[in-house]
RNA sequence: GCCGCCGUAGCUCAGCCGGCAGAGCGAUCGCCUUGUAAGCGAUAGGUCGUGGGUUCAAUCCCCACCGGCGGCUCCA
Repeated sequence: GCCGCCGUAGCUCAGCCGGCAGAGCGAUCGCCUUGUAAGCGAUAGGUCGUGGGUUCAAUCCCCACCGGCGGCUCCA
C1' cells in the first nucleotide's frame, strides 16, 4: 500500500435484504424476608464510531475518514 470482518445501553451481544432501537448481565426503586441473598415486578440508561450522500423515511444502501482484528504484497 491492497483486501476482508468488526464498531449498537456501563459490560457481552442481537436487530440485514430501509418503516416506533432490543435482550441478558449490571444500576436504581418496590414486593417478599426478622434481616441478607435468591426470587418477582417496575424504572432509568443510546447523537447506532465520525462526517457527508440517496430516500417521504437510514443501525440497515452509497462515499470518505477514525479505531480494532485478520490476511496478502512491496521496500529496507